[in-house]
Molecule: Bacterial large signal recognition particle RNA
Organism: bovine gut metagenome
RNA sequence: ACUAAGCGGGGAGUUAGCGGUGCCCUGUACUCGCAAUCCGCUACAGCGAGGCCGAAUUCCCAUUCUGAGGCAAACCAGUUGUGAGGUCGAUCCCGAUACGGAGUGAUGAUAGGCGGGUCCUGUGCAAUCGGACGCUGCGAACCGUGUCAGGUCCUGACGGAAGCAGCACUAAGCAGAUUGUGCGGUGUGCCGCGGGAAAACCUGCCAGGAGCCACCGACCGGGCCACCACUCGGAACGGAGUGUCGAGGAAUGGGUGU
Numbered sequence: 001a002c003u004a005a006g007c008g009g010g011g012a013g014u015u016a017g018c019g020g021u022g023c024c025c026u027g028u029a030c031u032c033g034c035a036a037u038c039c040g041c042u043a044c045a046g047c048g049a050g051g052c053c054g055a056a057u058u059c060c061c062a063u064u065c066u067g068a069g070g071c072a073a074a075c076c077a078g079u080u081g082u083g084a085g086g087u088c089g090a091u092c093c094c095g096a097u098a099c100g101g102a103g104u105g106a107u108g109a110u111a112g113g114c115g116g117g118u119c120c121u122g123u124g125c126a127a128u129c130g131g132a133c134g135c136u137g138c139g140a141a142c143c144g145u146g147u148c149a150g151g152u153c154c155u156g157a158c159g160g161a162a163g164c165a166g167c168a169c170u171a172a173g174c175a176g177a178u179u180g181u182g183c184g185g186u187g188u189g190c191c192g193c194g195g196g197a198a199a200a201c202c203u204g205c206c207a208g209g210a211g212c213c214a215c216c217g218a219c220c221g222g223g224c225c226a227c228c229a230c231u232c233g234g235a236a237c238g239g240a241g242u243g244u245c246g247a248g249g250a251a252u253g254g255g256u257g258u
Base pairs, nucleotide, nucleotide: 001258002257006052007051008026009025010024011023016042017041018040019039020038030050031049032048033047034046059255060254061253062252063251064250065249066248069245070244071243072242075239076238078237079236080235082233083232084231085230089228092223093222094221095220099217100216101215103212104211112206113205114204115203116202117201118200119196120195121194122193123192124191125189126188127186128185129184130183132181133180135176136175137174138173144169145168146167147166152161153160154159
């Protein structure tokens, strides 16, 4: 001076396989072109074009230690969703017991006896409502009553007859008063009397003398439900290891030309 080598590597994925493009890790590491319905190649396994350095503290190999990260299968009293089940629990309901608490009981419990009430029925009284009778007032152009001025009619006369208005009274009717009589009714009554039913509840009394109750908890049995707990399955995340690949780092030894 030149050349080989070097100028990044690895994981998963893809692939018959290798390498690359894309993803991730490492961490700084020439440039350009190509490539996921991919690109290039074939065990010396990217291809093409250029550039730098270059035989060693810089290239290559081996061993040991360390080691980012990836992948695999299994595991876990793990966490969070999710699906199913209905064995125990919890919830809710029912039953039983009377162990603990509460309540009640010598101002007398449970059980028993006598009576009353709540219930049904009849009835009296009262209240209230509605008719009727009774009471008061009004109430008839004629077709109601009485009295009937005037006027009218009959009669020779005495006298007689009908009768409008007015006045008085009354019928039907209207109105009022509510005191009375009688009838009917009632979502009426701290009212009275008789009868009935007697299951339940309340209550008074009698004798007697110690329990009663089942509200809460505990125990036992049965049922319901599926929010929770539980059981089983599955998913995601996480955990500690195992296996495998392994960039990078440290140490040691060795190798490589003309």